[in-house]
RNA sequence: CAUCUUACGCAGCCUAACUCCGGCUUCCUUCCUGAGGCCGGAGGCGGGGGACCCGACUUCCCCGGUUGAGUGAACGACCGGGGAUGGGGCGAACGGGACCGGGCAACCGGUCCACGGGGCCACUUCUGAGGCCCAGCCCGUCAGCUAACCUCGUCGGCCUUUGGAAGGGCGAUC
Numbered sequence: 001c002a003u004c005u006u007a008c009g010c011a012g013c014c015u016a017a018c019u020c021c022g023g024c025u026u027c028c029u030u031c032c033u034g035a036g037g038c039c040g041g042a043g044g045c046g047g048g049g050g051a052c053c054c055g056a057c058u059u060c061c062c063c064g065g066u067u068g069a070g071u072g073a074a075c076g077a078c079c080g081g082g083g084a085u086g087g088g089g090c091g092a093a094c095g096g097g098a099c100c101g102g103g104c105a106a107c108c109g110g111u112c113c114a115c116g117g118g119g120c121c122a123c124u125u126c127u128g129a130g131g132c133c134c135a136g137c138c139c140g141u142c143a144g145c146u147a148a149c150c151u152c153g154u155c156g157g158c159c160u161u162u163g164g165a166a167g168g169g170c171g172a173u174c
Base pairs, nucleotide, nucleotide: 002173003172004171012158013157014156018043019042020041021040022039023038024037025036026035027034044154045153046152047151048150049149054144059084060083061082062081063080064079065078066077067076068075086142087139088138089137090136094116095115096113097112098111099110100109101108102107117134118133119132120131121130123167124166125165126164127163128162129161
């Protein structure tokens, strides 16, 4: 450089979740070496907190009263009274609608839809078809951004969707 997709894997890939060093330990081994586990350290990577500057702010509902361009209704502003609602982080897990229960209402609790938007189907991106999903946990009244600084994590999986295009790798052979 070219060709191929045969390898189910000690290779490769997704993910922040990796690399190196030291100690202890298990297995194998005559030893060396090698593989795994635990602890510690360094680096890398990822998340959170955290100034100036900059940015953002003062919600919603009900009742009564005053006011407006004659009256009333509706609406706005103001005054008084009462009520509802915290906020944030990881994550795709948000928005909307319908129904049920409580409440005059704001709102609270629950079920469903899959309408918008989002995530996944395992090298990446675009595109056609098809399928699945939109949970949970934590902080505790506190958190915008954020230099210095502080702090936490370094799991778990894939090779069992499919057609097309482009790109990047690994392996084998010549």
A computed fold for a 174-nucleotide RNA from a Lentisphaerota bacterium, annotated as c-di-AMP riboswitch aptamer (ydaO/yuaA leader). Model confidence (mean pLDDT): 76 of 100. RNAcentral records the identical sequence in 2 taxa. The source organism's lineage runs through Bacteria, Pseudomonadati and Lentisphaerota. RNAcentral holds the sequence, with entries from Ribocentre.